Predicted 3D model of an 86-nucleotide RNA (Glycine riboswitch aptamer) from a Pelagibacteraceae bacterium.
The coordinates come from a structure-prediction model, not an experiment, and the mean pLDDT is 77.

RNA sequence: ACUCUUAUAAAGGGAGAGAUUAAUUUUUUUAACGCCGAAGGAGCAACGACCCGGAAACUCUCAGGCAAAAGGACCUUUAUAAUUAA
Repeated sequence: ACUCUUAUAAAGGGAGAGAUUAAUUUUUUUAACGCCGAAGGAGCAACGACCCGGAAACUCUCAGGCAAAAGGACCUUUAUAAUUAA
């Protein structure tokens, strides 16, 4: 001087898809059918030491979700710590 990257904390932003049907007194629970991709999880191309390892916002939909609320990948700002460059 406050650049690069990472982590944590605080604040702000933050999509998609059923207020489906039946039973039950209801928001709950159970069953059935349909749907979503942005917690988590799984799959692989290049490549490598090739029966293996191996990225994503791609693919799958196990889990999760489909009024609001909550949750929410990710993004922005600030602070702290570490790291990197001059």
It was read from a public genome assembly, where an Rfam model found it. Lineage of the source: Bacteria > Pseudomonadati > Pseudomonadota > Candidatus Pelagibacterales > Candidatus Pelagibacteraceae.